[in-house]
RNA sequence: CUCUUAUCAAGAGAGGCGGAGGGACUGGCCCGAUGAAGCCCGGCAACCAGCAGUAUAUUCCACUGCAAGGUGCCAAUUCCAACAAGGUGAAAGCCUUGAAAGAUGAGGG
Numbered sequence: 001c002u003c004u005u006a007u008c009a010a011g012a013g014a015g016g017c018g019g020a021g022g023g024a025c026u027g028g029c030c031c032g033a034u035g036a037a038g039c040c041c042g043g044c045a046a047c048c049a050g051c052a053g054u055a056u057a058u059u060c061c062a063c064u065g066c067a068a069g070g071u072g073c074c075a076a077u078u079c080c081a082a083c084a085a086g087g088u089g090a091a092a093g094c095c096u097u098g099a100a101a102g103a104u105g106a107g108g109g
Stems, first nucleotide, its partner, number of pairs: 001109008013041001015040003021031003026081003042074003047070002050066005078101001083098006
């Protein structure tokens, strides 16, 4: 970099350093000196690994619980839309579903 697959409506500090940016891209709409990014501390959580349990003859698988070892995450639904279909409406627009894109985990090339 790419392929497969699962998930994306919940959750997470009024701490220290730092200084102007940030929310992927585009369009919006937002956040930010009452301090952005980043770093540290702190926290959240159960994808993988681990431990215990339920069922089975055992393993595997499944489910439940405990836990932070490996990742991840800590404004707004993945902030919203962005393409397609449907519904509604005189229109502007609004609603629903799916896809695309993206993010994260696990596995493969």
Notes:
The RNA shown here (SAM riboswitch aptamer (S box leader)) has 109 nucleotides and comes from Alteribacter natronophilus. The coordinates come from a structure-prediction model, not an experiment, and the mean pLDDT is 82. Its Rfam family is "SAM riboswitch aptamer (S box leader)". Rfam's curators write: The SAM riboswitch is found upstream of a number of genes which code for proteins involved in methionine or cysteine biosynthesis in Gram-positive bacteria.